About this RNA: A computed fold for an 87-nucleotide RNA from a Rhodocyclaceae bacterium, annotated as c-di-GMP-I riboswitch aptamer. Model confidence (mean pLDDT): 83 of 100. The model forms 100% of the base pairs in the Rfam consensus. The source organism's lineage runs through Bacteria, Pseudomonadati, Pseudomonadota, Betaproteobacteria and Rhodocyclaceae. The sequence was found by an Rfam model in a public genome assembly.
RNA sequence: GUUGUUGAAGGGCAAACCCGCCGAAAGUCGGGGGCGCAAAGCUACGGGGCUAACGAGAGCACUCUCCAAGCCAGCCGGGCCGCCGGG
Numbered sequence: 001g002u003u004g005u006u007g008a009a010g011g012g013c014a015a016a017c018c019c020g021c022c023g024a025a026a027g028u029c030g031g032g033g034g035c036g037c038a039a040a041g042c043u044a045c046g047g048g049g050c051u052a053a054c055g056a057g058a059g060c061a062c063u064c065u066c067c068a069a070g071c072c073a074g075c076c077g078g079g080c081c082g083c084c085g086g087g
Stems, first nucleotide, its partner, number of pairs: 002087002012037002017032004022027001035074001041080003045077003048072003055066004
């Protein structure tokens, strides 16, 4: 430099669920928890998914439909970066 087929050690992250903050919601964040993860590190660029406040339309019942500028990186791909050891 390249590779990701196998081991070890030191560690790392943290699903569901519960509590709390924020939020219209999806969801994020903090604490507990631990299903799993070798990129479950970063990034909404492409596809996909969630929500539907604002807005638009219908209705005039206070409901329905559409819409992302809001989210998901633990759905897939791309980009960036990276620990330990092995070949």